Background: Predicted 3D model of a 1481-nucleotide RNA (small-subunit ribosomal RNA) from an uncultured bacterium. The RNAcentral record of the sequence draws on ENA. Its mean pLDDT, the model's own confidence on a scale to 100, is 83. It matches the Rfam family "Bacterial small subunit ribosomal RNA". Rfam links the family to the GO terms structural constituent of ribosome and ribosome.
RNA sequence: AGGGGUUUGAUCAUGGCUCAGGAUGAACGCUAGCGGCAGGCUUAAUACAUGCAAGUCAAGGGGUAGCAAUACACCGGCGGACGGGUGCGUAACGCGUACACAACAUACCCUUAAGCGGGGGAUAGCAUUGGGAAACUGAUGGUAAUACCCCAUGGUGUUGGAUCAUGGCAUCAUGAUUCAACUAAAGGUUACACUUAAGGAUUGGUGUGCGUAUGAUUAGCUAGUUGGUAGGGUAACGGCCUACCAAGGCGAUGAUCAUUAGGGGGUGUGAGAGCAUGACCCCCCACACGGGUACUGAGACACGGACCCGACUCCUACGGGAGGCAGCAGUAAGGAAUAUUGGACAAUGGUCGGAAGACUGAUCCAGCCAUGCCGCGUGAAGGACGAAGGCGCUCUGCGUUGUAAACUUCUUUUGGACAGGAACAAAAAGUCGGAUGCGUCCGGCCCUGAGGGUACUGUCAGAAUAAGCACCGGCUAACUCCGUGCCAGCAGCCGCGGUAAUACGGAGGGUGCAAGCGUUGUCCGGAAUCACUGGGUUUAAAGGGUGCGUAGGCGGUUCGUUAAGUCAGUUGUGAAAUUCCCCCGCUUAACGGGAGGGACUGCGAUUGAUACUGAUGAACUUGAAUCAGGUUGAGGUAGGCGGAAUGUGACAUGUAGCGGUGAAAUGCAUAGAUAUGUCAUAGAACACCGAUUGCGAAGGCAGCUUGCUGGACCUGUAUUGACGCUGAGGCACGAAAGCGUGGGGAGCAAACAGGAUUAGAUACCCUGGUAGUCCACGCCCUAAACGAUGUUUACUUGCUGUUCGGCCUUCGGGCGGAGUGGCGAAGCGAAAGCGAUAAGUAAACCACCUGGGGAGUACGCCGGCAACGGUGAAACUCAAAGGAAUUGACGGGGGCCCGCACAAGCGGUGGAGCAUGUGGUUUAAUUCGAAGCAACGCGCAGAACCUUACCUACCCUUGACAUGUCCAGUAUGACCACCAGAGAUGGAGGUCUUCAGUUCGGCUGGCUGGAACACAGGUGCUGCAUGGCUGUCGUCAGCUCGUGUCGUGAGAUGUUGGGUUAAGUCCCGCAACGAGCGCAACCCUCGCUUCUAGUUGCCAUCAUUCAGUUGGGCACUCUAGAGGGACUGCCGGUGAUAAGCCGGAGGAAGGUGGGGAUGACGUCAAGUCCUCAUGGCCCUUACGGGUAGGGCUACACACGUGCUACAAUGGCGGUGACAGUGGGCAGCGACACAGUGAUGUGAUGCUAAUCUCUAAAAGCCGUCUCAGUUCAGAUCGCAGUCUGCAACUCGACUGCGUGAAGUUGGAAUCGCUAGUAAUCGUAGAACAGCAUGCUACGGUGAAUACGUUCCCGGGCCUUGUACACACCGCCCGUCACACCAUGGGAGUUGGUCAUACCUGAAGACGGUGUUCUAACCCGCAAGGGAGGAAGCCGGCCACGGUAUGGUCAGCGACUGGGGUGAAGUCGUAACAAGGUAGCCA
Repeated sequence: AGGGGUUUGAUCAUGGCUCAGGAUGAACGCUAGCGGCAGGCUUAAUACAUGCAAGUCAAGGGGUAGCAAUACACCGGCGGACGGGUGCGUAACGCGUACACAACAUACCCUUAAGCGGGGGAUAGCAUUGGGAAACUGAUGGUAAUACCCCAUGGUGUUGGAUCAUGGCAUCAUGAUUCAACUAAAGGUUACACUUAAGGAUUGGUGUGCGUAUGAUUAGCUAGUUGGUAGGGUAACGGCCUACCAAGGCGAUGAUCAUUAGGGGGUGUGAGAGCAUGACCCCCCACACGGGUACUGAGACACGGACCCGACUCCUACGGGAGGCAGCAGUAAGGAAUAUUGGACAAUGGUCGGAAGACUGAUCCAGCCAUGCCGCGUGAAGGACGAAGGCGCUCUGCGUUGUAAACUUCUUUUGGACAGGAACAAAAAGUCGGAUGCGUCCGGCCCUGAGGGUACUGUCAGAAUAAGCACCGGCUAACUCCGUGCCAGCAGCCGCGGUAAUACGGAGGGUGCAAGCGUUGUCCGGAAUCACUGGGUUUAAAGGGUGCGUAGGCGGUUCGUUAAGUCAGUUGUGAAAUUCCCCCGCUUAACGGGAGGGACUGCGAUUGAUACUGAUGAACUUGAAUCAGGUUGAGGUAGGCGGAAUGUGACAUGUAGCGGUGAAAUGCAUAGAUAUGUCAUAGAACACCGAUUGCGAAGGCAGCUUGCUGGACCUGUAUUGACGCUGAGGCACGAAAGCGUGGGGAGCAAACAGGAUUAGAUACCCUGGUAGUCCACGCCCUAAACGAUGUUUACUUGCUGUUCGGCCUUCGGGCGGAGUGGCGAAGCGAAAGCGAUAAGUAAACCACCUGGGGAGUACGCCGGCAACGGUGAAACUCAAAGGAAUUGACGGGGGCCCGCACAAGCGGUGGAGCAUGUGGUUUAAUUCGAAGCAACGCGCAGAACCUUACCUACCCUUGACAUGUCCAGUAUGACCACCAGAGAUGGAGGUCUUCAGUUCGGCUGGCUGGAACACAGGUGCUGCAUGGCUGUCGUCAGCUCGUGUCGUGAGAUGUUGGGUUAAGUCCCGCAACGAGCGCAACCCUCGCUUCUAGUUGCCAUCAUUCAGUUGGGCACUCUAGAGGGACUGCCGGUGAUAAGCCGGAGGAAGGUGGGGAUGACGUCAAGUCCUCAUGGCCCUUACGGGUAGGGCUACACACGUGCUACAAUGGCGGUGACAGUGGGCAGCGACACAGUGAUGUGAUGCUAAUCUCUAAAAGCCGUCUCAGUUCAGAUCGCAGUCUGCAACUCGACUGCGUGAAGUUGGAAUCGCUAGUAAUCGUAGAACAGCAUGCUACGGUGAAUACGUUCCCGGGCCUUGUACACACCGCCCGUCACACCAUGGGAGUUGGUCAUACCUGAAGACGGUGUUCUAACCCGCAAGGGAGGAAGCCGGCCACGGUAUGGUCAGCGACUGGGGUGAAGUCGUAACAAGGUAGCCA
């Protein structure tokens, strides 16, 4: 030393992406009161206007001007090599660190010693005179010096030699003695300078060890290269340079090359180790327009010096010249971006000077900028009607903003005004005095401030002058309303937005930070996500295909020596600043100070220790190898041999097919096939044995036999003596396919052909068939080359097979080796699993991994005949990809089981006509909903008006209805009837009637009319905002919980298993034990019976009647209450002795007796906002309300559900027996009469076991005789009945007439398992009326079920899965379109590097030096000599040129693949046995 979000339905692990933190020379957006301290071109080392940035010395010299002070130029001295800037170059002794120089230099400064003698010739300035536009420059004349030259002197100096001593060492150094040669000086006015030598200090130069980027898709580099000898050169060593000689030197511990880069102290971050970085400050280096060169000098190859080449800019009289801000300001440009053409030398420092002083864009200050860090302020206390306003809500009110405001009292930092303030920063210098060792020191006096009237202090008035920014879905502190409606937009990741968005925009409120706040970029962290600390490789990414072996790494036992590693002590260094601790100073802090400390984990030196490692010496046998004996095996290789099968050929027998498939066809066959027999021939492979058997390093190896040959194992008192392990490169081997050459070719069989299949079928299937498969030789070098598990060694409970040796045996077996299998302990593991053959515990070495895709691709290189192999990226793109396991779902997976699911049957639908519903169409409207099963005779148990929601027209606007306020009136209500109108409505009249309470007030309630508002109202939208109700899977047998246990966990167990059941029903077993919702039972009804009761029911007995009509009775039927009864209870068999099953008895009923009600957890965003309720939205003289008329009843058509039929099991006529529900007072209506009838008139009875609807119908008898009929009844005409304000659109029924289609229904499809299907009628609801519908009721009353293979649906277990929106899933590739990056590409453009050659400026070097030449020498002189200069010559060399090559980059017609993209095309390859198992080469 902290974690979080994100892959999944959920889980664990792997793994990436992302966030919270800190930092910044920053930039951008919004905002901004003050101060302190810092910082400020990261880009174009791009170009620069203007000013300034290095001068000084008159005490070196001669001048000019001036009366002088002084000024000016020149010669001369010192300084312009410091200070200041920048980071181009540089991968290097450049930097850092530690050493070294016995190969070095050092102006100014200090110390010591010595010296300072004599002489000479020039030259600038100046004067005269030329050239030039200018810059500048030539000639002549004369002149000075601390400029220059010569001579003398000379040592401890330099060079060379010799001897000795000391010390060190690779060479040498120092000292002493000695010999030879060589070399100094300058003056000046005192102060100050000068020369020589030695030493010091400082600064520099040089060398070395170690450390200090990336790339091997850069593997070989190097001719001054490596060394030597000699010489040159330098301050100095050295190939630094030259000549000659030798052939070396560097490199896998990464040379060379390429790319990038100034290095360090430090800085940021981090727990640290690290990682990143090198602004400001300090040290070093490099550079100064690009390149080269030297000169001067102590020091330079010189930022504000010189020369030359080049580019650029400027001036020009065109001849020629001038320039270099990477100094300070400033300008342009570039850029997201970085300041004033300020003040002063007062301080600090520098140069010059003796000094005064001068100069100093170094420096000190100021200006600009919230760029950063730090500090302060924007007020404080009280104050509740919790004001107003805003916002929200469950809205007469409440909550919040909020003690916030107002208001009262107080304070005055900051800002403003006024005043003070030469504060401190200051000590020098100068001058005076004193002391003195003459270097200097002490004291007094005096002068000097850019900053600055600044800091600071005081006084005055007054809350007065001062708050923003971001965020509020999770991570992550902070929530509501409105707007918007996959739009606009947001977004760091996950993700928000498609009408109720805490995620967009606004508002209110809140959270965080605050003169700032956010965003963006970058770095570290989190990231143990490159893992040294501190990771991995069976399946997630990752073990090389296998072995042999080089370098390297590692290495058994014992004893010595050593001390390299290692450890300890001491010591030097590790600059300062920084960081840390302490103390101190600015009011605090930031900041600063301390001759305070600590640290700097490093390097060097030295002294010791010796366990371990190393080195070295000696020994050992256990590792390893060898030897002897024995054994084993499909180990390898070469030769020989064998039989079966297959094909082919010949002959023979024999006849019509054979062959092949799911079924076929192509094919073969009457020219004789197939089949059968005999013989012959060819090639390939070796049945049985044969086995999770054996052998081999792996690939791999199989008939028998022979030769040659490799290995392994066992046994042994044998031998050697660590000889070992691993193994980067390297070498060898390496299935199949493939390639080359030559053979061979029976079978099989890519390609190919044909036949099928299919929508297609370039496939799967079939018939053929070539490479190939085989052999020899040579290549290729890859595989899912797998145990997906590198090699070696050691250690760690066991059980059980098997192969090959050995030993013992009491023959049962046991012991101990080497292999090869299974199960399992501990342990490990994400789990699955592994488990002495480890994936356990350890050690050694090698190989490999670091998200998915792009991609094992491109480019480059290497190998290959080719195919191809090895090595092996990036751009771009995604937030995942992937592993193991879990629960489901699914499977053209498996097992078991059920259901009118199929099958077996019966009857239908689909064809016809009609009814009804729907779609469609039509319409002003044809209101709306329902949509596979599970919408469609459904909502609707009944649309002529009404209903009614729709359309047209006409009306109303507080409204048809509710509550509240005000005013007026008054109860009020009913009836008659008039006018206008379609009516609503409007107008007018009459008759009757007149509430309750009371405090007696038109007071209260109520009602009517009017007014203004709140509001009413809406079958308007959203069933995807909802409640409730309902459908469906399904009356299927399931769905869960508590505790316990197992598992890291999701979860599992229970609920699985063996039986059994209609059933998770029951029994047994079991890490489970129990429980709940479901099942069953309890409930209703039907079937038997008992008791009770006996009217309206019943009538056996008695009486009576037409008649249970009446008396009587309650036995029976029946009614309706309470009970009984059935429980596998009994018997037999079976089963496990259980649960249960089978059979039987008894019984009205038998194994749930029949039927009903009853519908678990849940699924379908299933249905319904038009039953009702309800959130939100919408309308408000209308989307509300009223009225009339119309529509919902339309009609080329399609579908569903039904009715009636097609007829003789029937029609018609007659007859007349037997039901059960249920209904009835605005009703059912007997009965009688009238009518053909619907029905009408009158009317008993009945509020119903009493009266009534009520006639049951199929039945039986007769007739018709197979036809569009005596079937069928549609359609149409006429006449009626009933209901109702009203039957035109648009009712039902009746009578007469009319008499359509239809003769049993294609593909397909529905119901039903017994009182069921089929068939027959009856009743009811709603309703004025209207039924083929619906709901009930009874009558008659069958057939069939072998069985579970198949279709459909369902249940349980199991298996696979890439599915989880769950197979109506997922998902692949081409093509088409759009966009993006990228490879190739004829070429083209540019950069860079190298090589060869040409050219050769300036310059130094070498030569020459005809020409010139003051100092010195010779000479009287002329002249000559030495030396020097110009010129010329030579080699070197920058720029430039020519040619070639490498490398990097830009563009490029066209072209290749890749990626991405809600709804494109074609197929369906993969995931299930994915419908041909899949996958690798």